[in-house]
Context: one part of a larger RNA
RNA sequence: CUGGGCGUAAAGGGCGCGUAGGCGGCGUGACAAGUCACUUGUGAAAUCUCCGGGCUUAACUCGGAACGGUCAAGUGAUACUGUUGUGCUAGAGUGCAGAAGGGGCAAUCGGAAUUCUUGGUGUAGCGGUGAAAUGCGUAGAUAUCAAGAGGAACACCUGAGGUGAAGACGGGUUGCUGGGCUGACACUGACGCUGAGGCGCGAAAGCUAGGGUAGCAAACGGGAUUAGAUACCCCGGUAGUCCUAGCCCUAAACGAUGAAUACUUGGUGUCUGGAAUAUUAAUUUUCCGGGUGCCGUCGCUAACGUUUUUAGUAUUCCGCCUGGGGAGUACGCACGCAAGUGUGAAACUC
Numbered sequence: 001c002u003g004g005g006c007g008u009a010a011a012g013g014g015c016g017c018g019u020a021g022g023c024g025g026c027g028u029g030a031c032a033a034g035u036c037a038c039u040u041g042u043g044a045a046a047u048c049u050c051c052g053g054g055c056u057u058a059a060c061u062c063g064g065a066a067c068g069g070u071c072a073a074g075u076g077a078u079a080c081u082g083u084u085g086u087g088c089u090a091g092a093g094u095g096c097a098g099a100a101g102g103g104g105c106a107a108u109c110g111g112a113a114u115u116c117u118u119g120g121u122g123u124a125g126c127g128g129u130g131a132a133a134u135g136c137g138u139a140g141a142u143a144u145c146a147a148g149a150g151g152a153a154c155a156c157c158u159g160a161g162g163u164g165a166a167g168a169c170g171g172g173u174u175g176c177u178g179g180g181c182u183g184a185c186a187c188u189g190a191c192g193c194u195g196a197g198g199c200g201c202g203a204a205a206g207c208u209a210g211g212g213u214a215g216c217a218a219a220c221g222g223g224a225u226u227a228g229a230u231a232c233c234c235c236g237g238u239a240g241u242c243c244u245a246g247c248c249c250u251a252a253a254c255g256a257u258g259a260a261u262a263c264u265u266g267g268u269g270u271c272u273g274g275a276a277u278a279u280u281a282a283u284u285u286u287c288c289g290g291g292u293g294c295c296g297u298c299g300c301u302a303a304c305g306u307u308u309u310u311a312g313u314a315u316u317c318c319g320c321c322u323g324g325g326g327a328g329u330a331c332g333c334a335c336g337c338a339a340g341u342g343u344g345a346a347a348c349u350c
Base pairs, nucleotide, nucleotide: 003322004321005320006319007304008303012318014201015200016199017198021194022193023192025088026087027086028085029084030083031082033081034080035077036076037075038074039073040072041071042069049065050064051063052062053061054060091191092188093187094186095185096183097182098181103177104176105175106174107173108172109171110154115149116148117147118146119145120144121143125136126135162169163168206247207246208245209244210243211242215241216240220236221235222234223233258317259316260315261314262313263312266295267294268293269292270291271290272289273288274287275286276285278283299306300305323350324349325348332343333342334341335340
């Protein structure tokens, strides 16, 4: 390389948009590039294989045949692929009418709680723990009432529930805005799928500049515990957590399961549309979709399990794996302010 694989053994890219490329629905006409058939030419000899001959046999050797090609030219075939013309509507999309949603961005408002400040009441403790101590408090704390300030987060509703490509998204209102779903028609007419590079998004932590800082809290200080205690527990507490602008680009970024399409017994919840049915109504029953769960047949699987939301049966395209350690290291290159990230070996060893 051919293979065989990728839920848990090594292996699905964190996620999207999309270039090249690869692949691509149903008819029909043309062409004949691929494809197929035939003919001709050529494919040195030796070797190899088969048949036969010659040395007594064999090795060896001679003769014949066969083999050997992405080959060239010509003549045909036209199912499939391709190219081109023309048409179709089942894929895809647009318009119309609906309903759902923590989808995104911005502005603004709200109440509960913590903390702090001021004032009132009030007096000796409070706090904390396994037990204590550090700490706070007669300069009046804790408790309690009233007023004010400020920041962050939004209890109940809340749900195997919803939305989003993923990361993620949860108080109310308003504005702007993306996507999906359902229904009956009309329109476009394959406009599709995937996607190396590329571009964009990407939790937390971290970085730069400027704000902000209530609570929490790496580092740090103190008190305990302990043989020690650079910890677990306690009292404090700075970065940070928040906002704006810009970087970083990684996660057990997980469903440890790439995307798309078709097909293949069922049962039962739930969310959201639609149709019919019966009913005075709430609603009932039965169907048709689109999500999201549980159980489970066939099949698959090493087993566990999975099972119409597939790990089943198939097709297309991409990514990745090839014993453990060395090592996600070294070196080089690229990116980054840095931290580092991406790419990514070998010697040696078992």